[in-house]
């Protein structure tokens, strides 16, 4: 320098045009003498950035940024 994959909650990931979700974690409550386990609830995201297409974009397109792999 070129190509490919990826970037979504604190962590690991799903969702691939029409409401942003799960597991673990955190907080609160129930249970217990207490802790753990179990059960219930809640908080936590401007979906890497900017622009474009569209009635509507996490999702499609372009550029850029970052990470990984391959080639030179």
């Nucleotide at each position: 320098g070129a190509g490919c994959u990826c970037g979504u909650a604190g962590c690991u990931c799903a969702g691939c045009g029409g409401c942003a979700g799960a597991g673990c974690g955190u907080u609160c409550g129930a249970u217990u003498c207490a802790c753990a386990u179990u059960c219930g609830a809640a908080a936590g995201g401007c979906c890497g950035a900017u622009g474009g297409u569209u009635c509507a974009a996490a999702u499609c397109c372009a550029u850029c940024c970052g990470a990984g792999c391959u080639c030179a």
A computed fold for a 72-nucleotide RNA from Candidatus Roizmanbacteria bacterium RIFCSPHIGHO2_02_FULL_38_11, annotated as transfer RNA. Its mean pLDDT, the model's own confidence on a scale to 100, is 83. Its Rfam family is "tRNA". The family's RNA type in Rfam is transfer RNA. The sequence was found in a public genome assembly.